This is a predicted structure of a 1557-nucleotide RNA (small-subunit ribosomal RNA) from a Phycisphaerae bacterium.
Its Rfam family is "Bacterial small subunit ribosomal RNA".
Its mean pLDDT, the model's own confidence on a scale to 100, is 82.

């Protein structure tokens, strides 16, 4: 100076959107584990599971300066023996070093481990002890006298396996006991003072009683300033106790307690106190949560997070508890003692069976257990702690070291230069790219690891000659040579070498990173959405690539993100959420003035908040991690002083909130009584005579014993028509004749009164629809169950006769509903319009109107604002405020256990496992509806002709075959590909032969130079395959003519060719359909959070989204229409091959000639029609009707033209092509079959059934087209098909070619015919290599079926339907009756849109979005998963009662035994203690009956789940019977149905009510 810089979203519900809402990912942590790799250093960490069991070792001992012994070693050396001596030998005493078993202090109550219990005897935090205690330390005063008996140890004898012990004898003390001596101590008194809220403290003066002690060391012996003892102040640390607050979850624990709660006394403690015990009171906590039960050590702190939180309590530090499980005292200052004693219990060990012993939750370790957690390490050198006077000794506390990447930090694994870029490996459009300056190579470091070498530090301290200080004998103080003390770690420098050191996981989104092969709903994968069914960036692999790095993923577990518990920070009309409704107790909030007062709140101050973490500066290991100093921070808590706005308390006082009186009013507010008419139904009489009733339609049912209808009487019971009104009253449920009696609330008015008397409102009380119960009554009509009858596949149902119980009444019960405005009570405030209601005031002279204003009540529409929209909107869902109740993803489930109400039915309280990633609400664009509304369309309807019936042709199906080739399947396959299956065609369809670089394309390399083309011949069905000749011809370029190259063909060879194989669901192209319907679109703009909407919507109009008004749109495209062919007029223009009117000319006849351009025609060019004109309608249009005028008139016929798209329409077998598959065969070639097979069954047709006809003879009129590998004429031959034969024609010149219906005249007369022509039969004619399988024709003959065709179906509105025929493609011929064209003749009918059917617009609902061929309930069957209930059967916890009672304390008693003391005659005797008995308690043990919570169970209920089970279709559209809510009955089901309710029902239609002019 600084300690306060901090906030991200994203995937997933939809066909998209916007919101609700859960899921799920991205961080960041960690005592971790697991899976693959792993160089090195530094700091930290490590039994989270069996407080389950431990082998072995160590973890507390120490002191000889407390004693007595005892012992080894030194010295001394009396004394003893030998020896001449020298000397040896003894070895009493003395002294001195040492050792240490016992007595004896002191310590074993620290230190270290764990967290099992403990929800409060705890733990934090303030705080009181005037209710305590305190070894050792520190201080201050003072004292230490004077005797006494023992006792271990040891002797010595015994018991005993052992552990241990028994008797006898003797011995010390700082061990033990008496007396003595005393206060400032301590207890009682008599007194004074001080304090203190107080129980009481201190202080002070008398008096009186009571308690003490041990000695060692040194010595020069005098002592002593060391060291211990004893009394006693003070004080330090430390304990102990009490009190306030704070401390999980559960109410599916609501009531708990008898020593319990206080008092008196005593007892006991250091102290208080029911602590504990006699007695007396009956009390004491407790919705602010007792008591129960579960969980669980607590607190600094940690993790995570802007923060507030949350969540956690590992190592560190601080309390607390706890030691094998339970009890229990001893001893001591302190224990009710982890490595002390007692006794029970379990389990373990020794054992001579008589007994002893034993506790790792100390440190290492073993097994167990578990996913998982080290080494029996080394040292007391440091730190610190016990003894000690020291030296020291002990110290698994502690300091190191091993171990593991388990965490955190740092280093490193080289550095530079190096190619248009090596190899190799992956790709590829083969050209290339990629890996990649990577590498190789060159040249240079030298960290780390290896291998020497090792400084300074971590060492302070001990010892202690000598010296100094008051004094000294020394002991004590200060200096201080000299000797010594590292378990472990360690800088630097040399040596040497690119030499020893990179892997984890990901690459569809989200989330950085992509391609190949492989697999083929398989293997497999995934956190969450999803991948994987032959083109996988999602699975495996490989190459590349991103991120991270000695680590790198998974797992788990917490916080975040999650504003998804919201105090900061959510919400409840429809997503989940407002209690059915109202009164009301705690409890919370509460008008307006002043004044006290300071609890609250606010400031300053004090102490406190232990250290360590956290922040922030410095500073110390090479940096960091780590550490160290220092601050700051700890948000708290409590003590004081001050402030008084606001909230609280208390005093005083207003009145506007709230009640209260007066007057006045509306009104289906209630209760009870009584009373009315209709209409119904029964009975009883009359009258009449047959069918009534019911339905879509019928029956069941009533009726000749007289119904129904009808009229008179009479009974009866329920309900009250109009009035009557989104009108009224009520808290809500509810409440409707009428007329009384009682009685509650509200509104308005007022110079009225109290004076905050209010709001709200957990529990509580009350009311509380319909349905149900009970008990007694009634019972007309309806009408659950129930019976019939009908529908129907079925119909337990809708509908239809009939009917109990219940609807009704007085009592009791129940207590729910869509009990709804799906909106909790209250208060205040915020544009407005307009209606209905009950009241007041004003205006006017007065009444009534009218008009204005105001209070209440009840609706509508709309500003602002809100809301995800929908909507709401002074009656708020808007702006605030009090209070209450609720919600937290769907499902399981309002369900289970449990509690409680209930006569029951059932209500109220209210979960779990377990599954799923969605479930919802709103609008939005489709679609769809057995919704609505307008239009159209040969769709109907009106007609006309037909199919369906016969026979034959022709395509399919299915059948059969060796094969009957493939395809195409509702409309939109089925006279379709196919505009020509006898071989060919044709498709490996089938049978057989044959071939293998291959019928065909191109290409390299090699070979011999040939070889093509021609002829014979053998074998063979063919194709092929052998062989023989070569007589003619051809046989490329360049050449310097020597020769080179080698085309084309042949072989060999390599790639490769070749598939009518497969996938039309991998495609392109083409095509069909909706549909020539009238539609689909875009810019820009505007509304809209938004998807989207607007334009394109409304009026009108049209064939048309065709125009025109209108208009938040304004314009555009793409369709429609138009431009284009055709045809229908007319003019020109030009006439050959076409035409012939006038001229000429011939001819039997004909434009046959000449000639002409007028006609016809031909084919070019242009006119011509556009609602242009007129009248009318219409909006002043758009447009429509009528008319004119015109060849044609309202698009003039027809035709080509087919929008965005939709069918995963159709085509790999037209072609084209991706991939996959085949390569001596799915290729190629042949020969014969087959594609034509026939009990059946469809569709397309053709020919008929006859007289509108048939036949038979004559007659007449087209249009378009073909033609050289062709059309063919006249002529002649055949009945005929056809033959012969060849004019003319490459065509307006020739041919095909005769058109037929039709008209004329015969005939034929209603029948299976002179109708029909199938089918055989024979004989024949064409094509062609071939005609049997399997062609057409012709001629005779034969002469089937059919006499107008059922249900149901088709086409078609004018030159159309029918009806005649002609032509032309394919093609040798032909199956053509088929197609494609052309032309003759040539009608009918249309009032209209109710309905079939398709379609287009508007709209409206919807749980469909694969889009109604949709979603989509619910039993039953299977499989599988959890949970309930269930006779039982078994564990656990707490507790009652009783019975046992060990060990100890305590309390009595005492025959036993005894050194210290007192007393004494000296024998004892008393005190006391020890022993022994017993009493209370009491652990553990058993009995008993309950309680509570588990496990298990035959059986059993329901529920969740799971491509393709049965049954039906409840619901989603008016879901076909509107659907839902509560109850009640019944039914395989899903539902059904009665009674009440509620719109979250669609359609029409009426009434209110709004806008708007």
């Nucleotide at each position: 100076a600084a300690a306060u810089u901090g906030a991200a979203g994203a995937g997933u519900u939809u066909g998209a959107u916007c919101c609700u809402g859960g899921c799920u990912c991205a961080g960041a942590a960690u005592g971790a584990a697991c899976g693959c790799u792993g160089g090195c250093g530094g700091c930290g960490u490590g039994g989270c599971u069996a407080a389950g069991a431990c082998a072995u070792g160590c973890a507390a001992g120490u002191c000889g300066u407390a004693c007595g012994a005892a012992u080894a070693c030194u010295u001394u050396g009396a004394u003893u023996g030998a020896g001449u001596a020298a000397u040896c030998u003894u070895g009493a005493u003395a002294a001195g070093u040492g050792u240490u078993a016992g007595u004896g202090g002191c310590g074993g109550a620290u230190g270290g481990a764990u967290g099992a219990g403990u929800a409060a005897u705890g733990c934090a935090u303030a705080g009181a002890u005037a209710a305590c205690a305190u070894a050792c330390c520190u201080u201050g005063a003072g004292c230490a006298u004077c005797g006494g008996g023992a006792u271990a140890g040891c002797u010595a004898u015994g018991g005993g396996a052992a552990a241990c012990u028994g008797u006898a004898g003797g011995u010390a003390a700082u061990a033990c006991c008496g007396g003595a001596u005393a206060a400032u101590g301590u207890c009682c008194u008599a007194g004074a003072g001080u304090c203190g809220a107080a129980u009481g403290a201190c202080u002070u003066c008398g008096g009186g009683a009571c308690c003490a002690a041990a000695g060692g060391g040194c010595u020069u012996c005098g002592g002593u300033a060391c060291u211990g003892g004893c009394u006693u102040u003070a004080g330090a640390g430390u304990g102990g106790u009490c009190u306030a607050u704070g401390u999980c979850g559960u109410a599916u624990c609501a009531g708990u307690u008898a020593g319990u709660u206080g008092g008196u006394g005593a007892g006991g403690u250091a102290a208080u106190g029911g602590c504990u015990c006699a007695c007396c009171a009956a009390g004491a906590c407790u919705u602010c949560g007792a008591c129960g039960c579960g969980u669980a050590g607590c607190g600094g702190g940690a993790c995570u997070g802007a923060g507030a939180g949350g969540u956690u309590g590992a190592c560190c530090c601080g309390c607390c508890a706890u030691a094998u499980c339970g009890g229990g005292a001893c001893u001591g200052a302190g224990a009710c003692a982890c490595u002390g004693c007692c006794c029970g219990g379990a389990c373990c060990u020794c054992c001579a069976c008589g007994g002893a012993g034993g506790g790792c939750u100390g440190c290492a370790g073993u097994a167990a257990c578990g996913a998982a957690u080290c080494u029996u390490g080394c040292g007391c050198a440091a730190u610190g702690g016990a003894c000690g006077a020291a030296a020291g000794u002990c110290u698994g506390a502690c300091g190191c070291a091993g171990c593991a990447a388990c965490g955190c930090c740092g280093c490193g694994u080289g550095u530079a230069g190096g190619a248009c870029g090596a190899a190799g490996c992956c790709u590829u459009u083969c050209g290339g790219g990629g890996u990649g300056u990577a590498a190789a190579c060159u040249a240079c470091u030298g960290u780390c690891a290896g291998g020497g070498u090792g400084a300074a530090g971590a060492a302070a301290g001990g010892u202690g000659a000598g010296g100094g200080u008051u004094g000294u004998a020394a002991u004590a103080c200060c200096c201080g040579a000299u000797c010594u003390u590292g378990a472990u770690c360690g800088a630097u420098c040399c040596c040497a070498a690119a030499g020893g050191a990179a892997g984890g996981u990901c690459c569809g989104g989200c989330u950085a990173a992509c391609u190949u092969c492989g697999u083929g709903c398989c293997a497999g994968c995934a956190g969450c959405c999803g991948c994987g069914g032959u083109a996988a960036u999602a699975c495996g692999a490989a190459g590349g690539g991103a991120c991270c790095a000695a680590g790198c993923g998974u797992u788990a577990u917490u916080c975040g993100g999650a504003a998804u518990c919201a105090u900061u920070g959510g919400g409840c009309u429809u997503a989940a959420a407002g209690c059915g409704c109202a009164c009301g107790u705690a409890g919370g909030c509460g008008g307006a003035u002043a004044g006290a007062u300071c609890a609250g709140u606010g400031u300053c101050u004090u102490g406190u908040g232990a250290a360590a973490u956290c922040c922030c500066c410095c500073g110390g290991c090479u940096u960091a991690a780590c550490c160290g100093g220092g601050g700051a921070a700890c948000u708290g808590c409590a003590g004081g002083g001050c402030a008084u706005a606001c909230u609280g308390u208390c005093u005083a006082u207003c009145u506007u909130g709230a009640g209260g009186c007066a007057a006045g009013u509306a009104g289906g507010g209630g209760u009870a009584c009584a009373u009315g008419g209709a209409a119904c139904u029964c009975u009883g009489g009359g009258u009449g005579g047959a069918g009534c009733g019911g339905u879509g339609a019928a029956a069941u049912g009533c009726g000749u014993a007289g119904a129904u209808a009808u009229c008179c009487a009479g009974a009866g019971g329920a309900a009250c028509g109009c009035c009557a009104g989104c009108g009224g009253a009520g808290a809500a449920a509810u409440c409707g004749g009428u007329g009384u009696a009682c009685u509650g609330g509200g509104c308005u008015u007022g110079u009225u009164c109290u004076g905050a008397c209010g709001c709200u409102g957990a529990g509580g009380u009350g009311c509380g629809a319909a349905a149900g119960c009970g008990u007694g009554g009634g019972u007309a009509g309806c009408g659950a169950a129930c019976g019939g009858g009908a529908u129907u596949a079925g119909a337990u149902a809708c509908c239809c006769c009939g009917g109990u119980a219940g609807u009704c009444c007085a009592c009791g019960c129940u207590g729910u509903a869509a009990a709804c405005g799906a909106u909790g009570u209250c208060u205040a405030c915020u544009a407005g319009a307009u209606c209905g209601u009950g009241g007041g005031a004003g205006u006017u002279c007065u009444g009534a109107c009218g008009c204005u204003c105001u209070c209440g009540c009840g609706g509508u529409c709309g500003a602002a604002g809100c809301a995800a929209a929908a909507g709401u909107g002074u009656u708020a869902a808007g702006u605030a405020g009090a209070c209450c109740g609720c919600c937290u993803g769907g499902g399981g489930a309002g369900u289970a256990c449990g509690g409680u109400c209930g006569c029951a039915a059932g209500g109220c309280u209210a979960a779990a496992a377990c599954u799923c990633a969605a479930a919802g609400g709103a609008a939005u664009u489709g679609a769809c509806g057995g919704g609505g509304g307008c239009u159209c369309a040969c769709a109907c309807a009106a007609g006309c002709a037909g199919u369906g019936g016969a026979g034959c042709a022709u395509g399919u199906g299915g059948c059969u075959u060796a094969a009957u080739u493939c395809g195409a399947a509702g409309c939109a396959a089925c006279g379709c590909g196919a505009a020509g299956a006898a071989c060919c065609u044709u498709a490996u369809c089938c049978u057989g032969g044959g071939u293998u670089u291959g019928a065909c394309u191109a290409u390299u390399a090699c070979g011999g130079a040939u070889g093509c083309c021609c002829u014979c011949u053998c074998u063979g069905a063919a194709a092929g395959g052998g062989g023989a000749g070569u007589a003619a011809g051809c046989u490329g370029c360049c050449u310097u003519c020597g020769g080179g190259u080698g085309a084309a063909a042949c072989g060999u060879a390599a790639a490769c060719a070749g598939g009518u194989g497969c996938u039309g669901c991998a495609u392109g192209g083409c095509u069909g359909u909706c549909g020539u319907c009238a539609g689909c679109u875009c810019g820009u703009g505007u509304c809209g959070u938004g998807a989207g909407a607007u334009g394109u919507c409304g009026g009108g109009u049209u064939a048309a989204g065709u125009c025109c008004c209108u208009u938040a749109a304004c314009g555009a495209g793409c369709g429609a229409a138009a431009c284009c062919c055709u045809u229908a007029u007319u003019g020109u223009u030009a006439g050959u091959u076409g035409c012939c009117a006038g001229c000429g000319a011939g001819u039997a006849a004909u434009g046959u000639c000449g000639g002409g351009g007028a006609c016809u025609c031909u084919a070019g060019c242009a006119a011509g029609a556009c609602u242009g004109c007129c009248g009318g309608u219409g909006u002043u249009a758009a447009a429509c009707c009528g008319g004119a005028g015109g060849a044609a008139g309202g698009c003039g016929g027809g035709g080509a033209u087919g929008a965005c798209g939709u069918c995963a329409a159709g085509u790999c077998c037209u072609c084209a092509u991706g991939g996959c598959c085949u390569u001596u065969a799915u290729g190629c070639c042949c020969a014969g079959g087959g594609c034509u097979g026939c009990a059946c069954a469809c569709g397309u047709g053709c020919u008929a059934c006859a007289a509108u006809g048939g036949c038979a003879u004559g007659g007449a009129c087209a249009g378009a087209c073909c033609g050289a590998c062709g059309c063919g004429a006249u002529a002649c031959c055949g009945c005929g098909a056809g033959g012969u034969g060849g004019a003319g024609c490459a065509a307006a010149u020739c041919g095909g070619a005769g058109a037929a219906a039709c008209c004329a005249u015969g005939c034929c007369u209603c029948a299976g015919u002179u109708c029909g022509g199938a089918u055989u039969g024979u004989a024949g004619g064409c094509u062609g290599c071939a005609a049997c399988u399997c062609g057409c024709c012709u001629a005779c003959a034969u002469g089937a079926a059919g006499u107008u065709g059922g249900a149901a179906u088709u086409g078609c509105u004018a030159g159309u339907a029918a009806u005649c025929g002609c032509a032309g493609a394919u093609c040798a011929g032909c199956u053509a009756u088929g197609c494609u064209g052309c032309g003759g003749u040539g009608a009918a009918u249309a009032u209209g849109u109710u309905c079939c059917u398709g379609a287009g617009c508007c709209u409206u609902g919807u749980a469909c979005a694969c889009a109604c061929c949709g979603c989509c309930c619910g039993u039953c069957a299977a499989g599988u998963c959890a949970c309930g209930g269930a006779a039982g059967c078994u564990g656990g916890g707490a507790g009652u009662a009783c019975c046992u009672g060990a060990a100890g304390u305590c309390g009595g008693g005492u025959a036993g035994u005894u050194a210290a003391c007192u007393c004494u005659u000296c024998g004892g005797a008393g005190a006391a203690a020890c022993g022994c008995c017993u009493g209370c308690c009491g652990a553990u043990g058993g009995u008993a009956a309950g309680u509570u919570c588990g496990g298990u169970a035959a059986c059993u209920g329901g529920g969740g789940c799971u491509a393709a089970g049965u049954c039906g279709u409840a619901a989603c559209a008016a879901g076909g019977u509107a659907g839902c809510c509560g109850u009640a009955g019944g039914g395989g089901a899903a539902c059904c149905u009665g009674c009440g309710g509620c719109u979250g029902g669609a359609u029409c239609a009426c009434c209110u009510c709004c806008u708007u002019u």